[in-house]
RNA sequence: GGGCCAAUAGCUCAGUGGUAGAGCGCCUCAUUUGCAAUGAGGAGGUCGGGAGUUCAAUCCUCCCUUGGUCCA
Numbered sequence: 001g002g003g004c005c006a007a008u009a010g011c012u013c014a015g016u017g018g019u020a021g022a023g024c025g026c027c028u029c030a031u032u033u034g035c036a037a038u039g040a041g042g043a044g045g046u047c048g049g050g051a052g053u054u055c056a057a058u059c060c061u062c063c064c065u066u067g068g069u070c071c072a
Base pairs, nucleotide, nucleotide: 001071002070003069004068005067006066007065010024011023012022013021018055026042027041028040029039030038048064049063050062051061052060
């Protein structure tokens, strides 16, 4: 220098055009003498940045950033 992959909640990850989700973690309540476990509820996201296509973009296209991997 070139090819490919990844970037979504605090962490690990789903989500292949039509209102962003799960597990763990955090908070509250119930249960207990108390803790744990269990159950119920809740908070937490400009979906890495910019532009484009579209009635509509986390999703498609292009550029950039960061990381991984391969080739030279």

The RNA shown here (transfer RNA) has 72 nucleotides and comes from a Candidatus Harrisonbacteria bacterium. NCBI's taxonomy places the organism under Bacteria, Bacteria candidate phyla, Candidatus Harrisoniibacteriota. It matches the Rfam family "tRNA". Rfam classes the family as a transfer RNA. The sequence was found in a public genome assembly.